[in-house]
Context: one part of a larger RNA
Molecule: large-subunit ribosomal RNA, domain II
Organism: Saccharimonadales bacterium (SeqCode)
RNA sequence: UCCAGCGAGUUAUUUGCGUACGCAAGCUUAAGUCAUCUGACGGAGGCAUAGUGAAAGCGAGCCUGAAUAGGGCGAAAUAGUGUGCGUAAAUAGACCCGAAACCAGGUGACCUAACCAUGGGCAGGUUGAAGCGCAGGUAAAACUGCGUGGAGGACCGAACCGUAGCGAGUUGCAACACGCCCGGAUGACCUGUGGUUAGCGGUGAAAUGCCAAUCGAACUUGGAGAUAGCUGGUUCUCCUCGAAAUAGCUUUAGGGCUAGCGUUGUACGCUAGCCGGUAGUGGUAGAGCUCUGUUUCGGACUGGGGCCCGCGAGGGUACCCACCCUUGACACACUACGAAUACUACCGGUGGAACUACAGCAGUUAGAACGUCGGGGCUAAGCUCGGCGCUCGAAAGGGAAACAGCCCAGAUCGCCAUCUAAGGUCCCCAAAUGUAUACUAAGUGGGAAACGAGGUGGGGUUUCUUAAACAACGAGGAUGUUGGCUUAGAAGCAGCCAUUCAUUUAAAGAGUGCGUAACAGCUCACUCGUCAAGAGACCCUGCGCGGAAAAUGUAACGGGGCUAAGUAUACUACCGAAGAUGCGAAUUUGUAGUUUUUAACUAUGAGUGGUAGAGGAGCGUUGAUAUUGCGUUGAAGUUGGACUGUGAGGUCUGGUGGAGCGGUAUCAAGUGAGAAUGCUGGA
Repeated sequence: UCCAGCGAGUUAUUUGCGUACGCAAGCUUAAGUCAUCUGACGGAGGCAUAGUGAAAGCGAGCCUGAAUAGGGCGAAAUAGUGUGCGUAAAUAGACCCGAAACCAGGUGACCUAACCAUGGGCAGGUUGAAGCGCAGGUAAAACUGCGUGGAGGACCGAACCGUAGCGAGUUGCAACACGCCCGGAUGACCUGUGGUUAGCGGUGAAAUGCCAAUCGAACUUGGAGAUAGCUGGUUCUCCUCGAAAUAGCUUUAGGGCUAGCGUUGUACGCUAGCCGGUAGUGGUAGAGCUCUGUUUCGGACUGGGGCCCGCGAGGGUACCCACCCUUGACACACUACGAAUACUACCGGUGGAACUACAGCAGUUAGAACGUCGGGGCUAAGCUCGGCGCUCGAAAGGGAAACAGCCCAGAUCGCCAUCUAAGGUCCCCAAAUGUAUACUAAGUGGGAAACGAGGUGGGGUUUCUUAAACAACGAGGAUGUUGGCUUAGAAGCAGCCAUUCAUUUAAAGAGUGCGUAACAGCUCACUCGUCAAGAGACCCUGCGCGGAAAAUGUAACGGGGCUAAGUAUACUACCGAAGAUGCGAAUUUGUAGUUUUUAACUAUGAGUGGUAGAGGAGCGUUGAUAUUGCGUUGAAGUUGGACUGUGAGGUCUGGUGGAGCGGUAUCAAGUGAGAAUGCUGGA
């Protein structure tokens, strides 16, 4: 990993509701007794028949209250009760498996820790303490030397004890071993045997270490099926309906309770919903500046303050504030205004149970994207929090290359039929190499901004122009004068000043730029000529260009490829889905009709995606009771095939097998496996 078997809502009591049956103002026995193919007896007790009050109590009334008021609960439409079944709750292990832990009684010191008693062990080599002897030395000592001696948690190093480093081992030789190397090795040494200390404990040169491969509290048996708001699992079929991820409260936030939303039943019909009309409510969007605040331009001069002059009266003011007129603005906590939607009531229409009430049973209370209105954030997030809507969740199909939440559209089943939606029609790939008019040259299309640019199309405003424009070419561009000042110099051209003037002119600035130390020189404005028809400036707008660098490989059209097969506008065809239609079939339900009125059939409408979940109808397994069948001319089981039912399934038949097994009706359950790191066995 696979296969087979086993494996999870049970049972008891009580209560509520539903249903079937019995009896009914009543219904019913319990313990027990007697019988015993299951019956009889037993009325204690229980529920109901009257309520109300805390109660005494009173009673079709009672309570409150001073009340004969008002109010609350009742009566006046009387239905209950017992049993079976279904369902839910409560109490019990209560659908199953699962802790870490807690408590009680015992078992352990043959491992290991410490201690006690009694034994044992330590090759060999080295060093040479004290003491002692002799000699020297001294008054005597001290002291010195040479011997002797044999001390030491002394030295080196086997056994023995240990294990710091490296290697290898890591399904090993081994649940801690092996190799090399290394520490101690007469000591706080190592070790045999016997003994002592026990878990709320012991022992510990102390690491929470060790106490039998178990130690922040051993092991074992019991309480015990501890508890688990947590995780996992929970077994046959079909039909009808079909959610929630919200609010309030919660030692509450991944759990609950109540409400909301689902389902089933009963009751109710001028119900709900939608549309139209009429009448209302309001202060949002917008707008506005009267108020509250903020704020801009100009003006007038009114008041106050400051400063200056003045002895004062008073006067002045290029300063400040407020007020007034005027121009232009801002506001969630501004409003003299004010929608659309929304909401309320009534009337009319439409509509057909979608509404409401009560009763039983739930599940949900982790939501998500998208569009839109807002708050938070950075007008960040596949961010977060609300309102409205929609889809997913619980929804398959077509489109978006692929793609829960986007676009179209809601799958009962069948069909080699038709029409469409979104989206498409050159090929991949079903359908137009469609029509008309334009644009784009960038493969833009087929990723991106500020900004930049004689790209190109359209529209507009305006200036000059046959009295000759624009561009180009030929020529002129002068004089007073080097204007004045300044300056070393300043002559059109460093800088300052200026009614920047005047003259000659076709025209020519007291000078547009380059240039010189200053001049010079080049050039422009301006003018004439040549030429001959449009030229310039600006605004709005369509499509393009640059700006444009990333990591495996083209890789920013899905690919091929495209100059349309790109873009814009208009039009006509076609393709395209599980949509719609057609034909056939099944099923639910409304209405009507018929019948063997429980039910079935016919006609005609409306339906039939579905998770949690509610409701309904069935299949199969084992056994019981009754009845009826099959079987050695071959039962069950097993293995092929055929037929049949919407399905769970059923029937027939061939092989195998070799002795039991079915149908019908009713009943009762150890009643259905693919999942639980499920359990047992096998491969």